A computed fold for a 508-nucleotide part of an RNA from Microcella alkaliphila, annotated as small-subunit ribosomal RNA, 5' domain. The sequence was found in a public genome assembly. Rfam family: Bacterial small subunit ribosomal RNA. The prediction has a mean pLDDT of 84.

Context: one part of a larger RNA
């Protein structure tokens, strides 16, 4: 010189696009971030309509259709999608590989099927405990919710056969024996349901190579290293456990400490390196400390549970309740970091057959010169040079075409007036945009509303006066200041950059 998630100090017009707790993985008041489905169920039964009855002529009751509406059971989902980096030196991450050792919901393709029974329970109703959270006992009821039983193209497991391979092994609608499934709603069009098989996605394990510092850490290891056997797992395995051998790993740096999420990138550099991992992407862990499991296609589960502990809060003292490293937001720490906004109009997820509901993902919008880029703050003319201003050698010389004055302009801000693409799509139509009356597009008024900042001894563009007098005081190095200081403070000029200019602080 460059870079920056920066701060700080003067100073500030305007857009666009980016970006914004690096500190305390502190603690957290409020809202809100995960629901959907009534076309799985029984229920509940509003509005409309229609009959009847009571009269007080606009109410009221009763019945019937209707099916809105939703607590409950049931299914998906809730394992994304948001956050953060605490932990971790690790197959945790990059890359290549293997799996003949595996799983896989919802999609997709092909084959077969969807026969037949059956007992319960929630919600209601009744009874009752508690101050609440929240129960309890009894009694009725369904289902695509549970259990039984037939059937088996095909599946597991067991022999036999044929074929092939890369040790264990793997294929085969071959072949003989065991063993288990289905569900049903609507008006249709359809949409489920169950077994098999392939596929795609998506994850799970195993390896080879690679990437911090430390030898003032040199031995370290008993489920350790192997082997039999069992057990468990979706699998392979000291994964777990019985018995058996004594191994197993190490200066190519083990075990120990200290650091620290990796990676694509980013930052500088000619390059090779060298630092770094903010924001956008991949993957990894983590949810108030620690520890467990249950459902489930998936967790060992942020906005589920159980159970210890700390801490908060409620209580009537018996007992309860919560977990912002989601979005805003608040306290505290800090040199510092934002609004308790607007809409689901688009993209995308959930559920739904749809409509549609949800969605703090997201898409805008607010604050902040925090960054990068783009405008502008006026153009032209105009004096042997005005007033001031500061130097003087008193002659002048600078400020300076600068400014007055002339003649135009109107970007940006302002003011009016039109006025959007984003909408595909939905939906019978009518209509449907958060941003936004935004961007834009035309008018109108006026030079009008818009410049600072560091710095001038070399190193380095840029110099005089005055003040002070080794003092106040500058400083990045060298080093200036003790009486004419271009270095300190002011004024005048005059250099650099500019809506920024400088100081620190980090990396190259």
């Nucleotide at each position: 010189g460059g870079a920056c998630g920066a701060a700080c100090g003067c100073u500030g017009g305007c857009g666009g696009c980016g970006u914004g707790c690096u500190u305390a993985a502190c603690a957290c008041a409020u809202g809100c971030a995960a629901g959907u489905c009534g076309a799985a169920c029984g229920a509940u039964g509003a509005a409309c309509c229609c009959g009847g009855a009571g009269c007080u002529u606009g109410c009221u009751c009763c019945g019937g259709c209707g099916g809105a509406u939703u607590a409950g059971u049931g299914g998906c989902g809730a394992a994304c999608g948001g956050g953060u980096g605490a932990g971790u030196a690790a197959c945790a991450c990059g890359u290549g590989a293997g799996u003949a050792a595996c799983c896989u919901g919802c999609c997709c393709u092909u084959g077969a099927c969807u026969c037949u029974g059956g007992g319960a329970u929630a919600a209601g109703c009744g009874u009752u405990g508690g101050a609440a959270a929240c129960g309890a006992c009894g009694u009725c009821u369904a289902a695509u919710a549970c259990c039984g039983g037939a059937u088996a193209c095909g599946a597991g497991c067991u022999g036999g056969g044929a074929c092939c391979g890369c040790a264990u092994g793997g294929u085969c609608a071959c072949u003989a024996g065991c063993u288990g499934g289905a569900a049903a709603g609507a008006a249709u069009u359809u949409c489920g349901g169950u077994c098999a098989a392939g596929g795609a996605u998506g994850g799970a394990c195993u390896c080879g190579c690679g990437g911090c510092c430390u030898a003032u850490c040199a031995g370290u290891u008993a489920g350790u290293u192997g082997g039999u056997g069992a057990g468990g797992u979706a699998a392979c395995g000291g994964c777990u456990c019985a018995c058996c051998a004594a191994g197993a790993c190490g200066a190519c740096g083990a075990c120990g400490g200290g650091u620290a999420g990796c990676c694509g990138g980013c930052c500088u550099g000619a390059g090779a390196g060298g630092g770094u991992g903010a924001c956008c992407g991949g993957c990894c862990a983590c949810a108030c400390u620690g520890g467990g499991a249950c459902u489930g296609a998936g967790a060992c589960a942020c906005g589920g549970c159980c159970c210890a502990g700390a801490c908060u809060c409620c209580u009537a003292c018996g007992g309860g309740a919560g977990g912002c490293a989601g979005c805003a937001g608040u306290g505290g720490g800090g040199a510092a970091u934002a609004u308790u906004g607007c809409a689901c109009a688009a993209u995308g997820g959930g559920c739904g057959a749809a409509a549609g509901c949800c969605u703090g993902a997201u898409g805008c919008a607010g604050c902040a010169a925090c960054g990068c880029c783009g405008c502008g703050u006026g153009a032209g003319g105009g004096a042997c040079g005005a007033c001031g201003g500061c130097c003087u050698u008193c002659g002048g010389g600078u400020u300076g075409u600068a400014a007055a004055c002339c003649u135009c302009u109107u970007u940006u801000a302002g003011c009016a007036g039109g006025g959007a693409a984003g909408a595909a799509g939905c939906g019978a139509a009518a209509g449907u945009g958060a941003c936004g009356g935004u961007a834009c597009c035309u008018g109108c008024a006026g030079a009008a509303a818009a410049a600072g900042c560091a710095c001038c001894g070399g190193c380095u563009a840029a110099c005089u006066a005055c003040g002070u007098g080794c003092c106040a005081g500058c400083a990045g190095c060298c080093g200036c200041g003790g009486u004419a200081a271009u270095a300190c403070g002011u004024a005048g000029g005059g250099u650099g950059c500019a809506a920024g200019c400088g100081u620190u602080g980090u990396c190259c």